[in-house]
């Protein structure tokens, strides 16, 4: 330098064009307990890596850029 692939709450993930982006763990609050843990109920936390384009509509399609990985040279 080239090809392929990945980037989504703190962490790991689902979502392959349609109304409010899923789940688990974690965090916080309440209940429970003498207290802690477990358990139960509830809540907060994402402008989907960045920018542009296509479309009535984009996390999803196209292009460029940034970052990670694998392979080739």
């Nucleotide at each position: 330098g080239g090809u392929u692939u990945c980037g989504u709450g703190g962490u790991g993930u689902a979502g392959u064009g349609g109304u409010u982006a899923u789940c688990a763990c974690g965090u916080c609050u309440g209940c429970u307990u003498c207290a802690c843990a477990c358990g139960c109920a509830g809540a907060a936390g994402g402008u989907c890596g960045c920018g542009a384009g296509u479309u009535c509509g984009a996390a999803c399609c196209u292009c460029g850029c940034c970052g990670g990985a694998a392979c080739c040279u």